[in-house]
């Protein structure tokens, strides 16, 4: 140097004005904390809740080489089988050029890829060529035979031509696992209104409303009063202490597992986690300057300056995992 695979970061710092939690405070105010690797796609596999009683058949989904990791996966690690017109820095050769180069062929290896359980359970299919595609058939030669036909043997087709072929990513068969719904699960408080049950007054001896500060009058009048219980707005709770994060010591190939220490690291909820400014620091683009390269043009190189521009994307109950996006930048592992 090329190839390849995997792990990390996700610009910093300062001041202003500002949102959300939390703690002090009587307030004013202080302090303190405040998005990611993917918060994503909702594809898979948990854990909580509620549903039901989920034993048996019967249907119906997943997976699908051995072996191991986990709470558990379709996930991950090792290992075995098996695929290939991959790529060429470097190497071999060959051709052009004449200063050491350009070009064309070959030639790896680490990795990489794989619906890799079952074809003597059975059903079904096997395009085109081919006589003929699996219990059928006879295109050609050779023997028998009068002949139907029998039998060996070849050629050709094609991926594969009688040998128990091939295909299960066609039905099936076999082994394993799968109740169902999702935080808008669920659980507690609880208004008005309008049914619901009960008691009590009360329906011309008239409760009760209207007008009103009252008391009188005046109208209307069958229903009013209270309790209770479901339930809707609303509000609290679930909610973040976990299959956690660190750091050191064993154990193992590895994926992962123990042990001791030490830490607390968003909890909103129409939903905060934000904006402006200055410096400084990377890379990317333009644009001046002087400079080196055999060099006024043209080209490259690096070194000062000024200008814009900086990826994807955002938590909504929590985790494990896969897949998709992501400008850049740093490490490392194999293998040539």
């Nucleotide at each position: 140097g090329a190839g390849u695979c995997g792990g990390c970061c996700a610009g910093g710092c300062a001041g202003c004005c500002g949102c959300u939690g939390c703690g002090c405070u009587c307030a004013a105010g202080c302090g303190u904390a405040g998005a990611g690797g993917a918060a994503a796609g909702u594809c898979c596999g948990g854990g909580c809740u509620c549903c039901g009683a989920a034993g048996a058949g019967c249907g119906g989904g997943a997976u699908g080489c051995g072996g191991g990791g986990u709470a558990a996966c379709g996930c991950c690690c090792c290992g075995g089988c098996g695929c290939g017109u991959a790529u060429a820095a470097g190497c071999g050769c060959c051709g052009c050029a004449u200063a050491c180069g350009c070009g064309g062929c070959g030639u790896a290896a680490a990795g990489g890829c794989g619906a890799c359980g079952a074809a003597u359970a059975g059903g079904g299919c096997c395009a085109c060529a081919g006589a003929g595609a699996c219990g059928a058939g006879u295109c050609c030669u050779c023997a028998g035979g009068c002949a139907a036909c029998u039998g060996a043997g070849g050629g050709g087709u094609g991926a594969a031509a009688c040998g128990c072929g091939g295909c299960a990513a066609c039905c099936u068969c076999c082994a394993u696992c799968c109740g169902g719904a999702g935080c808008a699960a669920c659980a507690c408080c609880a208004a008005a209104u309008a049914g619901g049950c009960a008691a009590g007054c009360g329906u011309c001896c008239g409760a009760g409303g209207u007008c009103u500060g009252c008391u009188c009058g005046a109208c209307c009048g069958a229903g009013c009063u209270u309790g209770c219980g479901g339930g809707u707005a609303g509000g609290u709770g679930g909610c973040u202490u976990g299959a956690g994060c660190c750091g050191c010591g064993g154990g193992g190939u590895a994926a992962c597992c123990c042990g001791c220490g030490g830490c607390c690291c968003a909890g909103a909820g129409g939903a905060a986690u934000g904006g402006c400014u200055g410096c400084c620091a990377u890379g990317g683009c333009g644009u001046g300057g002087a400079c080196c390269g055999u060099g006024u043009c043209c080209c490259g190189g690096a070194c000062c300056g000024c200008g814009c521009c900086a990826a994807c994307a955002g938590a909504a109950c929590c985790c494990g995992g896969c897949u998709u996006a992501u400008c850049g930048g740093c490490c490392g592992u194999c293998u040539c």
Bacterial RNase P class A from a marine sediment metagenome, 336 nucleotides, folded computationally. Of the family's consensus pairs, 91% are formed in the model. It matches the Rfam family "Bacterial RNase P class A". Rfam classes the family as a ribozyme. Its family is annotated with ribonuclease P activity, dimeric ribonuclease P complex and tRNA processing in the Gene Ontology.